Predicted 3D model of a 520-nucleotide part of an RNA (small-subunit ribosomal RNA, 5' domain) from an uncultured bacterium. The prediction has a mean pLDDT of 83. The RNAcentral record of the full RNA draws on ENA, Greengenes and SILVA.
Context: one part of a larger RNA
């Protein structure tokens, strides 16, 4: 001087765009954030209709005993209807939040898999054939305060089994060629052996399997980069390699028997702090230095450890199970939770925000669509937290007014300032019109009656802040007397202080302006 997720003090008009728990990964009432598919299944409440009429019974008639009957209308059928649930599919492994862990193949960079996996997506070929049991829900009996759960009877499918078929798949013998980076790859020929399927239809289609290809994500490996300490000099027993089995998508002490005894380390192991990596930001002529807030890219975790089940993918924030501390509820037998999603509570703290609309756009998940679901997202709403834009009028006015202040008592100065004249209409008020964003038949806007346009009003409503001894741009008077007090450094103050405190003058910058923290 530049900067800041800023915070304090004093001040405040508008608008655009951004930004907004840096501290307790502290604890959470409430309410939403991931559900969708009837064109995959059976089964179907309320509810409407239409038939059936149990009871009640207005009027009328009446021999008082009753007759006939509008009305309302239980119960039962059938048609409609289509909720909640429940079987199955796809998706809940994406989006969102956080940075506690992590010095590490964690990130960045450059490569490597002849050691691999990929749903839905594309694109080829090639098939879908016959059976069968069962389960959930509905009904029934039951146990529990609940949460929740047992016995039985009984039904479906694209849940679930068996069998056929069957390849340039796989998997083993054997041969030939080719490439080559050790094991081996890659094309091919004979033989044996193994493995699949499902329907749905409004006849438009959507969908099933099998196999090889591509996209696209993921795993694993390797080079080389990556904080500070030596007052931390050794460290390591699955440790270091081998052989053989196990496991895995795969390669490997990954993990096991057995054998050897390696293996790292002063080019700094081991061990302590401390700390997500990066793109980029902030500063600087640059080299560098410091930072890791909002955007994107990876990486971790989800009350603490811990473990796997399901799936193409998870060891799964709003899934399961155990165990731990904390809440709740309880009929004391048992049970429920998990906001480092969006609001939004308390605590901490110098600080950091609405328990707010809409799915109209963008993008997602499910559907064949209609559509349904999104606290991602699009917007609003708080706050000068940042930045950039505007204004708080302009012109003309000298008797240089009154008034303040200072005086050498003449007179300077505030000062064209001000009154006063004549305008304007940024912004602001009032009334009227009114978008783009909608993907052009048509309809569909949360934002919003917003922006924006028109006319009318009327200088009306809108200036602080901080300094003025040198550095340092700007001085006088008065007050006070080493008190009171100033100060970022020299340093001012003890009776004429341009250093403190008022006032006038004046420099500075401006809706800010000053101080403190912290980087260069």
């Nucleotide at each position: 001087g530049g900067a800041u997720g800023a915070a304090c003090g004093c001040u405040g008009g508008c608008g655009g765009c951004g930004u907004g728990c840096c501290u307790a990964a502290c604890a959470c009432g409430u309410g939403c954030a991931a559900g969708u598919c009837g064109a995959g299944c059976g089964a179907g409440a309320a509810g409407g209709c239409u038939g059936u009429g149990a009871a009640u019974g207005a009027a009328a008639c009446u021999u008082u005993g009753g007759u006939c009957g509008a009305a309302u209308g239980a119960u039962c059928a059938g048609c409609u209807g289509g909720a909640c649930a429940g079987c199955g599919g796809c998706g809940g492994a994406c989006g969102g939040g956080u940075g506690a862990g992590u010095a590490a193949c964690g990130c960045g960079u450059a490569g490597g898999u002849a050691a691999g996996c990929u749903g839905c997506c594309c694109c080829a070929u090639g098939c879908a054939c016959a059976g069968g049991g069962a389960u959930a829900g509905c009904c029934u009996c039951g146990g529990g305060a609940a949460a929740c759960u047992g016995g039985g009877a009984u039904u479906a499918a694209u849940a679930c089994c068996u069998g056929a078929u069957g390849a340039u798949a796989c998997a083993g013998u054997a041969g030939a060629u080719u490439c080559a980076c050790a094991u081996g790859u890659a094309u091919u020929u004979c033989c044996u052996g193994u493995c699949a399927a499902a329907g749905a239809u409004u006849u438009a289609u959507c969908g099933g399997c099998a196999u090889g290809g591509g996209a696209u994500g993921c795993a694993c490996c390797u080079g080389c980069g990556u904080c500070u300490g030596a007052u931390u000099a050794g460290c390591c027993a699955g440790u270091u390699g081998g052989u053989g089995a196990g496991g895995u998508a795969a390669c490997g002490g990954c993990c096991c028997a057995c054998c050897a005894a390696a293996g790292c380390a002063a080019c700094g192991a081991u061990c302590a702090g401390u700390a997500g990596c990066c793109g980029a930001c902030c500063u600087g002529a640059g080299a560098g230095g410091g930072u890791a807030a909002u955007c994107g890219g990876c990486c971790a975790c989800a009350u603490u450890g811990g473990a796997a089940c399901u799936g193409a993918g998870a060891c799964a924030c709003g899934g399961u199970c155990c165990a731990a501390a904390c809440u709740c509820c309880u009929a004391c037998g048992g049970g429920a939770g998990g906001c480092a999603g969006c609001a939004g509570u308390g605590g901490g703290g110098a600080a950091u925000a609405u328990u707010g609309c809409a799915c109209a756009a963008u993008g997602g998940g499910g559907g064949a669509a209609a559509c349904c679901c999104u606290g991602a997202u699009g917007c609003a709403g708080c706050a000068a937290c940042g930045c950039c834009g505007c204004g708080u009028g302009a012109g003309c006015g000298a008797u240089g007014a009154a008034g303040g202040u200072c005086u050498u008592c003449g007179g300077a100065u505030c000062g064209u300032a001000a009154a006063g004249c004549u305008c304007u209409g940024u912004c602001c008020u009032u009334a009227g019109g009114g978008a783009c964003g909608a993907a052009g038949a048509a309809g569909u806007g949360a934002c919003g009656g917003u922006a924006c346009c028109u006319a009318a009003g009327g200088a009306g409503g809108a200036a602080g802040c901080c300094c003025c001894g040198g550095c340092u741009a700007a001085a006088u008077a008065c007050g006070u007397g080493c008190c009171a007090g100033c100060a970022g450094c020299c340093g001012c103050g003890g009776u004429a202080a341009u250093a403190c405190g008022u006032a006038u003058g004046g420099a500075g910058c401006a809706a800010g302006c000053g101080u403190u923290a912290u980087c260069c």